A computed fold for a 722-nucleotide part of an RNA from a marine metagenome, annotated as large-subunit ribosomal RNA, domain II. The prediction has a mean pLDDT of 81.

[in-house]
Context: one part of a larger RNA
RNA sequence: AUCCAUGGAGUUCCUAUUAUUGGCGAGGUUAAGCACGUAGGUGCGAAGCCGAAGGGAAACCGACAGCCCGCAACCAUUUCGUAUGGUGAGGGGCGAGGUGCGCUCGCCUGGAGUCAAUAGUUGGAUACCCGAAGACAGUCGAUCUAUGCCUGGGCAGGGUGAAGCCCUCUGGAAAGAGGGUGGAGGCCCGCACCGGUACUGAUGUUCAAAUCGUUCGGAUGACCUGGGUAUAGGGGUGAAAGGCCAAUCUAGAUUGUCAAUAGCUGGUUCCUCUCGAAACUGCUCGCAGGCAGACCUUGGCUGAGAUUGGGCGUGCGGUAGAGCACUGAUUAGAUGUUUAGGGGGCGAAAGUCCUCGGCGUUUUGUCAAACUCCGAAUGUGCGUCCUUCGUAGAAGCCAGGCAGUGAGGUCACCGGGGUAAGCUUGGUGUCCGCAAGGAAAACAAACCAGACCGAAGUUAAGGUCCCUAAGUAAUAACUAAGUGUUUUAGAACAAAUGGUGUUUUAGGGCACAGACAGCUGGGAGGUUGGCUUAGAGGCAGCCAUCCUUUAAAGAGUGCGUAACAGCCCACCAGUCGAGUCUUAUUGCCCAGAAAAUGGACGGGACUAAGUUAUUCACCGAUACUUCGGGCCACCGUAAGGUGAUGCGGUAGAGAGGCGUCGUGCGUGGGCAGAAGCAAGGGCGUGAGCUCUUGUGGACCGCGUUCGAAUGAAAAUCAUGGA
Numbered sequence: 001a002u003c004c005a006u007g008g009a010g011u012u013c014c015u016a017u018u019a020u021u022g023g024c025g026a027g028g029u030u031a032a033g034c035a036c037g038u039a040g041g042u043g044c045g046a047a048g049c050c051g052a053a054g055g056g057a058a059a060c061c062g063a064c065a066g067c068c069c070g071c072a073a074c075c076a077u078u079u080c081g082u083a084u085g086g087u088g089a090g091g092g093g094c095g096a097g098g099u100g101c102g103c104u105c106g107c108c109u110g111g112a113g114u115c116a117a118u119a120g121u122u123g124g125a126u127a128c129c130c131g132a133a134g135a136c137a138g139u140c141g142a143u144c145u146a147u148g149c150c151u152g153g154g155c156a157g158g159g160u161g162a163a164g165c166c167c168u169c170u171g172g173a174a175a176g177a178g179g180g181u182g183g184a185g186g187c188c189c190g191c192a193c194c195g196g197u198a199c200u201g202a203u204g205u206u207c208a209a210a211u212c213g214u215u216c217g218g219a220u221g222a223c224c225u226g227g228g229u230a231u232a233g234g235g236g237u238g239a240a241a242g243g244c245c246a247a248u249c250u251a252g253a254u255u256g257u258c259a260a261u262a263g264c265u266g267g268u269u270c271c272u273c274u275c276g277a278a279a280c281u282g283c284u285c286g287c288a289g290g291c292a293g294a295c296c297u298u299g300g301c302u303g304a305g306a307u308u309g310g311g312c313g314u315g316c317g318g319u320a321g322a323g324c325a326c327u328g329a330u331u332a333g334a335u336g337u338u339u340a341g342g343g344g345g346c347g348a349a350a351g352u353c354c355u356c357g358g359c360g361u362u363u364u365g366u367c368a369a370a371c372u373c374c375g376a377a378u379g380u381g382c383g384u385c386c387u388u389c390g391u392a393g394a395a396g397c398c399a400g401g402c403a404g405u406g407a408g409g410u411c412a413c414c415g416g417g418g419u420a421a422g423c424u425u426g427g428u429g430u431c432c433g434c435a436a437g438g439a440a441a442a443c444a445a446a447c448c449a450g451a452c453c454g455a456a457g458u459u460a461a462g463g464u465c466c467c468u469a470a471g472u473a474a475u476a477a478c479u480a481a482g483u484g485u486u487u488u489a490g491a492a493c494a495a496a497u498g499g500u501g502u503u504u505u506a507g508g509g510c511a512c513a514g515a516c517a518g519c520u521g522g523g524a525g526g527u528u529g530g531c532u533u534a535g536a537g538g539c540a541g542c543c544a545u546c547c548u549u550u551a552a553a554g555a556g557u558g559c560g561u562a563a564c565a566g567c568c569c570a571c572c573a574g575u576c577g578a579g580u581c582u583u584a585u586u587g588c589c590c591a592g593a594a595a596a597u598g599g600a601c602g603g604g605a606c607u608a609a610g611u612u613a614u615u616c617a618c619c620g621a622u623a624c625u626u627c628g629g630g631c632c633a634c635c636g637u638a639a640g641g642u643g644a645u646g647c648g649g650u651a652g653a654g655a656g657g658c659g660u661c662g663u664g665c666g667u668g669g670g671c672a673g674a675a676g677c678a679a680g681g682g683c684g685u686g687a688g689c690u691c692u693u694g695u696g697g698a699c700c701g702c703g704u705u706c707g708a709a710u711g712a713a714a715a716u717c718a719u720g721g722a
Base pairs, nucleotide, nucleotide: 002722003721004720005719006718007717012125013124014123016121017120018119019118020117021116022115023114024113027050028049029048033044034043035042036041054061055060064095066094067093068092069091073087074086075085076084077083096109097108098107099106100105128267129266131264135257136256137255138254139253140252146231147230148229149228150227151226152225153224154223155221157189158188159187160185164181165180166179167178168177169176170175193218194217195216198214199213201212202211233249235245236244237243270657271656272655273654274653275652280293281292282291283290284289295404297401298400300397301396305389306388309386310385311384312383313382314381315380316379321374322372323371327368328367329366332363333362334361335360336359337358341356342355343354344353345352346351408432409431411429412428413427414426415425416424417423437448438447452629453628454627455626456625457624458623462619463618464617465604466603467602471616473615474614475613476612477611478610484606485605497591498590499589501588502587505584506583507582508581509580510579518575519574520573521572522571524548525547526546529543530542531541554569558567559566630647631646632643633642634641635640658711660708661707662706664704665703666702667701668700669699676695677694678693679692680691681690682689683688
């Protein structure tokens, strides 16, 4: 660590309140205590509590014999249609009254409470269970370690060679030099001893909860060490690292307060049935929490309407769009005004003229969430009709009990922020959350579709070559790129721009009086146009761009020359003999196209098994239909009926059951074999119940009442075992 067995979590008391059941009832009830009884309990015991009157801060004052509507019910009538009328508890509306300053306001008034039991819930208590780090108080520790004190012990060997002393030399003195002797030092090298630098070596379920190896520091000292002794927890000790104070230290250990507290994490045990959320709004030392509202559920009151949806009628509106009439922005003109201003010309100046600009008018082109002369769709109020529901109970309840939720998310459309995001923040709707099934290869939310159970059939989305159920279906086209077979909800889907790839359509030009392309030939004269230029002759540049001969030929399209020359072109003829050139449009396709292991049609594979259009079949779900069965709600004594549009469900509310242990009453089984255990069979929607056989060897059921230390797969759960 895993598994198994056993244990393991809403309890008890008080309090408040609601419901149900029961007792008594304008009253209800005892508490402590006492007596009796084996005991359950019974009797006594009005002290006290609640109620019978409220209003007002208080002083204080102090309450319904009225009228109307009307459900149920009853009575009458009846044409027998629950049709009409009457009375009408409860209910509703007025009125009246009490009180307070209040007869436009508040509270209250025409008697129902109280005591128990059971259940739900609030509050206080450990309060569903386990869980802190911590806080405070009292004790115990210096055999580890820190420091002091007392008393002892230990330090191989080698090196260096201070002071002092002796001898010699130098010297006037002081002093100096050399040699010898001497043996100083937090001196040097290095064992024991003490330490612990590096390998960030070994080890790392260890030899070891700090070790091993090599290497390394100190090694006569602020050295190491034995024994004794002192200092104690906000205290000690500290050559100071918050170090150490018994494997524990930014405040030791232990016991107690103590089941500290935890808005936080985890766990919380049988079944079936009905309904079924929220992740929003407000406040909050509020943001992981609460309180109130909204949303859920359950029971009741009441008594006639309600209606998601559709049609019609009648109102409301200022969004999308559009527009420029206002507010602003803004393009280009025309025009007026000298009017904020700037620049310039003329003039000696005054001034005048030109121009840019400003402000008006007008024409023209535009823009706006905080512009509107306009203005939809959708939306929404009311009325009415249809539909659907409703006396088998609608709307409503400002009625009560009881929750959970208050971290939300996806998609579509409409917004704000952001380059964007599996981004963020809003609105409306959907779905997931709390929703299974089918389809999308796989895939909370996208598509189809809302699962009570069983059987059969038909379809939806999506599919029909094989994997794989169903068309190797039909007709007409397109694609040659393996494009594609994912095109869509998204993701894994690429763009501008190009294409003489090919399809469709619509125009235009030319063309048998011969087009387009090719080939053959011509392509001339005035003239070298004028200017410019060193030159300029079709072809540097500027200006002009005519006329003639012609079938046609530019005062020249390109190359070329210093300039000419030369070669082409436009244009014309011949040859050839049928379409050709161009513009736009349209479908598919191609290029543009680069990511990290080899590989995103699901795979095989496919030239259709791709794409477009049309058609008919078939497959395909828990959908729909049929048959059978169960349950729920309501009506009904029952039989039966109603529920096209009852029966998915987390948090949660409500209802009914199963089982365990004990108990009172009733009634049974058992040595001819109880409980328990094991293996099989049967019944029940289920918790569970039951039968047979074996084992076992002495107790155990059933019905009903009451009462619980009452149900385990989970808590890094506890104990034990494997």